Context: one part of a larger RNA
RNA sequence: CUGGGCUUAAAGGGUGCGUAGGCGGAAGGGCAAGUACCUUGUGAAAUCCCAGCGCUCAACGCUGGAACUGCGAGGUAUACUACUUUUCUUGAGGUUGGCAGAGGUUGCUGGAACUCUAGGUGUAGCGGUGAAAUGCGUAGAUAUCUAGGGGAACGCCAAUGGUGAAGACAGGCAACUGGGCCAAUUCUGACGCUGAGGCACGAAAGCGUGGGGAGCAAACAGGAUUAGAUACCCUGGUAGUCCACGCCGUAAACGAUGCGCACUAAAUCUCGGUGGCUCUGACGCCGUCGGGAUUAAAGCAAAAGUGCUGAGUGCGCCGCCUGGGGAGUACGGUCGCAAGACUAAAACUC
Numbered sequence: 001c002u003g004g005g006c007u008u009a010a011a012g013g014g015u016g017c018g019u020a021g022g023c024g025g026a027a028g029g030g031c032a033a034g035u036a037c038c039u040u041g042u043g044a045a046a047u048c049c050c051a052g053c054g055c056u057c058a059a060c061g062c063u064g065g066a067a068c069u070g071c072g073a074g075g076u077a078u079a080c081u082a083c084u085u086u087u088c089u090u091g092a093g094g095u096u097g098g099c100a101g102a103g104g105u106u107g108c109u110g111g112a113a114c115u116c117u118a119g120g121u122g123u124a125g126c127g128g129u130g131a132a133a134u135g136c137g138u139a140g141a142u143a144u145c146u147a148g149g150g151g152a153a154c155g156c157c158a159a160u161g162g163u164g165a166a167g168a169c170a171g172g173c174a175a176c177u178g179g180g181c182c183a184a185u186u187c188u189g190a191c192g193c194u195g196a197g198g199c200a201c202g203a204a205a206g207c208g209u210g211g212g213g214a215g216c217a218a219a220c221a222g223g224a225u226u227a228g229a230u231a232c233c234c235u236g237g238u239a240g241u242c243c244a245c246g247c248c249g250u251a252a253a254c255g256a257u258g259c260g261c262a263c264u265a266a267a268u269c270u271c272g273g274u275g276g277c278u279c280u281g282a283c284g285c286c287g288u289c290g291g292g293a294u295u296a297a298a299g300c301a302a303a304a305g306u307g308c309u310g311a312g313u314g315c316g317c318c319g320c321c322u323g324g325g326g327a328g329u330a331c332g333g334u335c336g337c338a339a340g341a342c343u344a345a346a347a348c349u350c
Base pairs, nucleotide, nucleotide: 003322004321005320006319007304008303012318014201015200016199017198021194022193023192025088026087027086028085029084030083033081034080035077036076037075038074039073040072041071042070049065050064051063052062053061054060091191092188093187094186095184096183097182098181099180103177104176105175106174107173108172109171110154114150115149116148117147118146119145120144121143125136126135162169163168206247207246208245209244210243211242215241216240220236221235222234223233258317259316260315261314262313263312266295267294268293269292270291271290272289273288274287275286276285277284299306300305323350324349325348332343333342334341335340
């Protein structure tokens, strides 16, 4: 430099924003840098190639030609690309008016359950298991009633439901706030797509400081089980789980499927948002945005399967793979308080 690939065989970055870069809509003008053609200069000789000749042949040598795929100059062409200029509206964005939603942040607040405390009633058990025991209980437990305290999670609604870039998001109310969709006319006029680095977000666990601590519960202790039982079962129980601030930066971070655009038979349904028409009305019909189910044509695929939600047909850009083990390890570097994360080999071996 190049090939083939990335749902499950090795391989899509956890997710977004965005710098450089790459790529880029319609019409006209200019220019002629890229591009194409012509002419010309140069491209040393030798070598390679072709033709002929000379050593008896050959190697070798000699003569001529071609080639030297390159670079420079001049001219011509203008489809495409670049540059420049004018214009356009379909890509993209804005305006106005609506709409749905567990989207986010902060504050306030509610009931059920649980647990603790105090008191009343009440008496010998409770609890737990396959069966037991540890444990709790005559200092009155369990049960039940009343009052009060506390922390965490939000039943039904609830869905094959909704929102978000992903992680994720669910009692109620308010404030602040991001995005999306629909309708309308109008505005800007390619402002776009992707995105190496970079920046931001990023479940759980873990870490730091300070709070909080009801329930649950690594570790730990005890009771069982067992040949043993560093387990499964039971009784307890500390970190943690919760809050604030600051770190960590990883997951089967999964649709194991990067993002964007265009195109390519469908059928039967269905959920959510919204607009129009019709209707007494639930309905129905038409349009649009988002999600899903079943079957399926073509195609694709090793098959399973996928099939307008593509894994089909193409284009643009990024990331990644290249036999198994050694190894996502060592060393070095960067980051981190640490745990460790990221980057990432080789010997050797099959």